Predicted 3D model of a 100-nucleotide RNA (SAM riboswitch aptamer (S box leader)). Its Rfam family is "SAM riboswitch aptamer (S box leader)". Rfam's curators write: The SAM riboswitch is found upstream of a number of genes which code for proteins involved in methionine or cysteine biosynthesis in Gram-positive bacteria. The sequence was found by an Rfam model in a public genome assembly.

RNA sequence: AACUUAUCCAGAGAGGCAGAGGGACCUGGCCCUACGACGCCCAGCAACCGGUAUGUACAUACCAAGGUGCUAAUUCCAGCGGGAAACCGGUAGAUGAGAC
Numbered sequence: 001a002a003c004u005u006a007u008c009c010a011g012a013g014a015g016g017c018a019g020a021g022g023g024a025c026c027u028g029g030c031c032c033u034a035c036g037a038c039g040c041c042c043a044g045c046a047a048c049c050g051g052u053a054u055g056u057a058c059a060u061a062c063c064a065a066g067g068u069g070c071u072a073a074u075u076c077c078a079g080c081g082g083g084a085a086a087c088c089g090g091u092a093g094a095u096g097a098g099a100c
Base pairs, nucleotide, nucleotide: 003098004097005096006095007094008093013042015041016040017039021032022031023030026079027078028077029076043071044070045069047068048067049066050063051062052061053060054059055058075092080089081088082087
């Protein structure tokens, strides 16, 4: 890398550096951005792994922030199928864990 699986409507700075695009790919929208975006550092949040407690065992609550992760907008919305629509199911993606 590919595979399996769970989750993805909550949460997270008027800080420092730096200086132009960015919001996963493509398309159509719609947004963010010199009142400084994206990125890095610090800081923060708390999803999984970690710990504790309870319960006919897998779920609920709490703790912590060690390992990853995350910190505009629902994964920003849509694209494929059903449906008048709402919505449901997919595809793809992201993250963790597992196995190889």